[in-house]
RNA sequence: AUCGAGAGGGGUGGAGGGACAUGGCCCUGUGAAACCCCGGCAACCACCUGGUGCGACCCACAAGGUCGGCCAGGAACGGUGCCAAUUCCAUCGGACUCCAAGAAGUGGUCCGGGAGAU
Numbered sequence: 001a002u003c004g005a006g007a008g009g010g011g012u013g014g015a016g017g018g019a020c021a022u023g024g025c026c027c028u029g030u031g032a033a034a035c036c037c038c039g040g041c042a043a044c045c046a047c048c049u050g051g052u053g054c055g056a057c058c059c060a061c062a063a064g065g066u067c068g069g070c071c072a073g074g075a076a077c078g079g080u081g082c083c084a085a086u087u088c089c090a091u092c093g094g095a096c097u098c099c100a101a102g103a104a105g106u107g108g109u110c111c112g113g114g115a116g117a118u
Base pairs, nucleotide, nucleotide: 001118002117003116008038009037010036011035012034016027017026018025021091022090023089024088039083040082041081044079045078047074048073049072050071051070052069054068055067056066057065058064087115092112093111094110095109096108097107
């Protein structure tokens, strides 16, 4: 910085899985996790092209150049990641709102935070 998009078949395996906890909801003997093979998605790193009121350096200065930063685009050989459901949803705080009114609480919509993943 991003996380509402995208992308699955086979083999081994044999009961769990969706990060942790609680609750919910879901996936799973029409075969979970894990491992292996093949395939795919994306474009983080690396790579290529162009730009540049930026930085460092080379240069006596300028011009110019090199490296880096930033912006736009490209490619998919390499290194990662990923391939049910928003990161499956809620959890903490706030705003608005429904239940005749007030308070509390619950629910709904939205914003932010936390945690996590890359």
A computed fold for a 118-nucleotide RNA from a soil metagenome, annotated as SAM riboswitch aptamer (S box leader). Its mean pLDDT, the model's own confidence on a scale to 100, is 81. RNAcentral holds the sequence, with entries from MGnify. Rfam family: SAM riboswitch aptamer (S box leader). Rfam links the family to the GO term regulation of gene expression.